[in-house]
RNA sequence: CUCGCCCCGAGCGAUGGCGUUCGCCGUGGACCGCCCCUGGGGCUGAUGACGCCUACCCUGAC
Numbered sequence: 001c002u003c004g005c006c007c008c009g010a011g012c013g014a015u016g017g018c019g020u021u022c023g024c025c026g027u028g029g030a031c032c033g034c035c036c037c038u039g040g041g042g043c044u045g046a047u048g049a050c051g052c053c054u055a056c057c058c059u060g061a062c
Base pairs, nucleotide, nucleotide: 011024012023013022016053017052018051019050020049021048033043034042035041036040
């Protein structure tokens, strides 16, 4: 380095996918956005963070 066999191995971070990284949780829980005059009203974002893709939104050109 390759091959074979056996055993073990959940996840989550407000909506999708991939890669990197950070944090949290773990047999139960991490998690399930913010503000206000709160049984109603208002606001931001596909990220926890970064890069790319897709979707959405705004503007301009053809």
The prediction has a mean pLDDT of 76. Predicted 3D model of a 62-nucleotide RNA (Fluoride riboswitch aptamer (crcB RNA motif)) from an Acidobacteriota bacterium.